[in-house]
RNA sequence: CCGUGCUAGGCGGGGAGGUAGCGGUGCCCUGCACCCGCAAUCCGCUCUAGCGGGGCUGAACUCCCCUCCGAGGGACUCCGCCCCGGGUCGCCCCGUCGCCCGGGGCGUCGAUGGAUCGGGUCCCGCGCGGUGUCGGCCCGUGAACCAGGUCAGGUCCGGAAGGAAGCAGCCUUAAGCGGUCCCCGGCAGGCGCAGCGGGAGCACCCGAUCCGGAGCCCGGGGCGACGAACGGCGGACGGUGGCGGCAUCUCGACGAGGGGUGCACGG
Numbered sequence: 001c002c003g004u005g006c007u008a009g010g011c012g013g014g015g016a017g018g019u020a021g022c023g024g025u026g027c028c029c030u031g032c033a034c035c036c037g038c039a040a041u042c043c044g045c046u047c048u049a050g051c052g053g054g055g056c057u058g059a060a061c062u063c064c065c066c067u068c069c070g071a072g073g074g075a076c077u078c079c080g081c082c083c084c085g086g087g088u089c090g091c092c093c094c095g096u097c098g099c100c101c102g103g104g105g106c107g108u109c110g111a112u113g114g115a116u117c118g119g120g121u122c123c124c125g126c127g128c129g130g131u132g133u134c135g136g137c138c139c140g141u142g143a144a145c146c147a148g149g150u151c152a153g154g155u156c157c158g159g160a161a162g163g164a165a166g167c168a169g170c171c172u173u174a175a176g177c178g179g180u181c182c183c184c185g186g187c188a189g190g191c192g193c194a195g196c197g198g199g200a201g202c203a204c205c206c207g208a209u210c211c212g213g214a215g216c217c218c219g220g221g222g223c224g225a226c227g228a229a230c231g232g233c234g235g236a237c238g239g240u241g242g243c244g245g246c247a248u249c250u251c252g253a254c255g256a257g258g259g260g261u262g263c264a265c266g267g
Stems, first nucleotide, its partner, number of pairs: 001267006009057003012030004020046005034054005063260006072251004078245005083239003088235005094227008103218004113211009122199005127193003131188006138179004147172004155164003
């Protein structure tokens, strides 16, 4: 150096998360690289750390180490946008009060106000109306027989003349059923009236009489103060909130380069 056979090793890796820590199942990024069983209210281990069983490959371009590249992930500061929060701040709208300005109406044919009286609003009873409900009146319908009138046919009595009971039919009704604008009556009360009577009586409204003598009422504008009605606009603060961006730090697949690494036999 070559051949044959073995063994170590390999048969994916990484991120976040979870964990005292290490792996795995699950999620995510890469990528193509065996199978079966276990496993997130977890499964199996204990410092280079999955456990159990089986298969393939096998000392090399395939294993191990270092360096570089770099998909992708994570952390933090800052910036931009959005979302959430609170009687957080300011402004607008709106309201109240005060001052000022001017507009309109009424008023010495008496404003505002006061006193007295009466009436109403309040309570109770009655009355009236209306409403609801029930009954009556009225109309219609309505009985095979156990309602009435009339009773064909037929039946019965009689020698006959003539009588008797009586089904169907028809008519009228009872109970019942249906209808009705009206009319009469009963009952009811979260209806209406102030009609009558009684009661209460601060207040409010109206009227009358008297007192009194110059204001009263409405709305508009300006300024100031106060104010979480609701609402609108803008800002500050807060948030393990969401998205995006630069920088920094960190982990890092695939890939590239370099280095390293067994045993036995034979030639």

This is a predicted structure of a 267-nucleotide RNA (Bacterial large signal recognition particle RNA) from a Solirubrobacteraceae bacterium. The gene name in the source record is ffs. The prediction has a mean pLDDT of 77. Its Rfam family is "Bacterial large signal recognition particle RNA". Rfam describes the family as follows. The signal recognition particle (SRP) is a universally conserved ribonucleoprotein involved in the co-translational targeting of proteins to membranes. Rfam classes the family as a non-coding RNA gene. RNAcentral holds the sequence, with entries from ENA. Taxonomically the source falls in Solirubrobacteraceae (Bacteria, Bacillati, Actinomycetota, Solirubrobacterales).